[in-house]
Context: one part of a larger RNA
RNA sequence: GAACGAACGCUGGCGGCAUGCCUAACACAUGCAAGUCGAACGAGAAAGUCCGCAAGGAUGAGUAGAGUGGCGCACGGGUGAGUAACACGUGGGUAAUCUGCCCUUUAGCCUGGGAUAACCCUUCGAAAGAAGAGCUAAUACCGGAGAGACCACAACGACAUAAGUCGAAGGGGUUAAAGAUGGGGACCGCAAGGCCUAUCACUAGAGGAUGAGCUCGCGCACUAUCAGGUAGUUGGUGAGGUAAUGGCUCACCAAGCCUAUGACGGUUAGCUGGUCUGAGAGGAUGAUCAGCCACACUGGAACUGAGACACGGUCCAGACUCCUACGGGAGGCAGCAGUGGGGAAUUUUGCACAAUGGGCGCAAGCCUGAUGCAGCAAUGCCGCGUGAGUGAUGAAGGCCUUCGGGUUGAAAAUCUCUGUCGGUUGGGAAAAACGCCUUUUCAUUUAAUAAAUGAAAAGGGUGAUGGUACCAGCAAAGGAAGAGGCGGCUAACUCUGUGCCAGCAGCCGCGGUAAUACAGAGGCCUCAAGCGUUGUUC
Numbered sequence: 001g002a003a004c005g006a007a008c009g010c011u012g013g014c015g016g017c018a019u020g021c022c023u024a025a026c027a028c029a030u031g032c033a034a035g036u037c038g039a040a041c042g043a044g045a046a047a048g049u050c051c052g053c054a055a056g057g058a059u060g061a062g063u064a065g066a067g068u069g070g071c072g073c074a075c076g077g078g079u080g081a082g083u084a085a086c087a088c089g090u091g092g093g094u095a096a097u098c099u100g101c102c103c104u105u106u107a108g109c110c111u112g113g114g115a116u117a118a119c120c121c122u123u124c125g126a127a128a129g130a131a132g133a134g135c136u137a138a139u140a141c142c143g144g145a146g147a148g149a150c151c152a153c154a155a156c157g158a159c160a161u162a163a164g165u166c167g168a169a170g171g172g173g174u175u176a177a178a179g180a181u182g183g184g185g186a187c188c189g190c191a192a193g194g195c196c197u198a199u200c201a202c203u204a205g206a207g208g209a210u211g212a213g214c215u216c217g218c219g220c221a222c223u224a225u226c227a228g229g230u231a232g233u234u235g236g237u238g239a240g241g242u243a244a245u246g247g248c249u250c251a252c253c254a255a256g257c258c259u260a261u262g263a264c265g266g267u268u269a270g271c272u273g274g275u276c277u278g279a280g281a282g283g284a285u286g287a288u289c290a291g292c293c294a295c296a297c298u299g300g301a302a303c304u305g306a307g308a309c310a311c312g313g314u315c316c317a318g319a320c321u322c323c324u325a326c327g328g329g330a331g332g333c334a335g336c337a338g339u340g341g342g343g344a345a346u347u348u349u350g351c352a353c354a355a356u357g358g359g360c361g362c363a364a365g366c367c368u369g370a371u372g373c374a375g376c377a378a379u380g381c382c383g384c385g386u387g388a389g390u391g392a393u394g395a396a397g398g399c400c401u402u403c404g405g406g407u408u409g410a411a412a413a414u415c416u417c418u419g420u421c422g423g424u425u426g427g428g429a430a431a432a433a434c435g436c437c438u439u440u441u442c443a444u445u446u447a448a449u450a451a452a453u454g455a456a457a458a459g460g461g462u463g464a465u466g467g468u469a470c471c472a473g474c475a476a477a478g479g480a481a482g483a484g485g486c487g488g489c490u491a492a493c494u495c496u497g498u499g500c501c502a503g504c505a506g507c508c509g510c511g512g513u514a515a516u517a518c519a520g521a522g523g524c525c526u527c528a529a530g531c532g533u534u535g536u537u538c
Base pairs, nucleotide, nucleotide: 001538002537003536004535006534007533008532009531010530013384014383015382016381017380018379019377020376021342026340027339028338030337031336032335035071036070037069040068041067048059049058050057051056078295079294080293088219089218090217091216092215093214094213097212098211102208103207104206105205106204107203108202110144111143112142113141119134121132122131123130124129148175149174150173151172153170156167157166158165159164179200180199181198182197183196184195187194188193221267222266223265228258229257230256233255234254235253236252237251238250239249240248270292271291272290273289274285275284276283277282297318298317299316300315301314320331321330322329323328348374350373351372352371356370357368358367359366360365387417388416389415397408398407399406400405421479423474424473425472426471427470431465436460437459438458439457440456441455442454443453444452482527483526484525485524486523487508488507489506493522494521495520496519497518503510504509
């Protein structure tokens, strides 16, 4: 000198854009943060309103709220405790692998069955909840068929050559499916419908895309005042297990394996793109943003699933908190706000799904503390303002003085203007494109001029921010400057007080009676809505 997620002191006008628990991965009141689908399925209220003398009926409404089922909940969001490691970075391998939804493509979607929740009844329990009996549906569950696929065997062929890989006649074994909605001419049917067709869904195969698993080379902190470490340890055979290789696990066999090119141990630490500094080399660092990893009260475990050993799932153990009828139960903010605590120190229990993105849904739409916005904080960066011109008797006052004067002072007052910001009055956005609805035309599909889908055109309609930005009018110099310093380094000097005292100080050093170094004043210097101090890095 530069920098900062800073803090502290004094001061403080406005706006834009960023940033905001670095400490206790300490404990958490309250609310919200993951739902959705009636075009998978069976059931199905009430209040209110209307009619009726009443009983009752209609409507509300096949709505709400539940249940079975599907998809999602493995994303998004948080934190950095652990981890010195194939965790991360980079470049390879997978002939050792998986991949829901999505895209392309091929073939199919036949035929049967038995349950079960909801519901109703009974019982237990303080509650959380649980048990039993009965009824019912499905795109829930389970048979059969027959493809493809897979498994062991395999003539043969191709490619590789180190195992091997790919294709494949054949016979054997295992193993699929589901409907929903819209429309309709012939035919069948009393009708529902069958049937045909479109869309969505479903099954099997092949390919792709995306995502993931495993593995290897190299790189990646300090310590030798850590020198030996290791028995599933190192390798083999066989088996089990996995999507998959492998001591991953197990039985047996062998005695190996790592190590001064630093094993093993200890300490510290998430890694990277980057960030800061520096001419660079380098050094330091890893907030915000982005990629990867790890974790979710602590420890352990599996279940479901394409994917988890799962932050707002389950089970077990532990600590802690809460409820209890003492028998037993409930909970997990390192999601967004917020509270206590710790600390030098870090914000609102806000608005909206309008946009972007995500989940579900044919769609309308619903959900979304992701996100978009607003609030708070000079925390940072950037921009603007606090007026401009004129004005000399160089007024008064202050300070200094050699008493002549000098300086404050090209200042103020005066006069003439301007109107940024702030104030006030009025107007007032872009961000909106869609989806959706209506109409028309064309194309695809189809038996079809129906329906559906696609394209084009016209119209309708959607904004949290926000009456915000911005624009115009009005009045008015009015409401808007401080902080540090002035001995040298280092820009800026005198007077008074004090008298090695009181004090200053980054270093050198000032102060013991004329102190440009202490304190005050006048003047000056620097930066400026900031200025200094402290801390840390270069």
RNAcentral holds the full RNA, with entries from SILVA. A computed fold for a 538-nucleotide part of an RNA from a metagenome, annotated as small-subunit ribosomal RNA, 5' domain. Model confidence (mean pLDDT): 83 of 100.